[in-house]
């Protein structure tokens, strides 16, 4: 320098163009003599940045950034 993949909650990851969820973790409550387990509720997100397409973008297009793999 070229090709491919990944980037979404604190972590691991889902998410047919109709506007974002799960598990774990965290907080509160229930249960228990108490703790753990279990049950319920809740908080937590500029969806890597910018631009474009569209009535509508996490998703499609362009570009940049970061990480990984491969080729040279």
């Nucleotide at each position: 320098g070229g090709g491919c993949g990944a980037g979404u909650a604190g972590c691991u990851c889902a998410g047919c163009g109709g506007a974002a969820g799960a598990g774990c973790g965290c907080g509160c409550g229930g249960c228990u003599c108490a703790c753990a387990u279990c049950c319920g509720c809740g908080a937590g997100g500029u969806c890597g940045g910018g631009g474009g397409u569209u009535c509508g973008a996490a998703a499609c297009c362009c570009u940049c950034c970061u990480c990984g793999c491969c080729c040279a």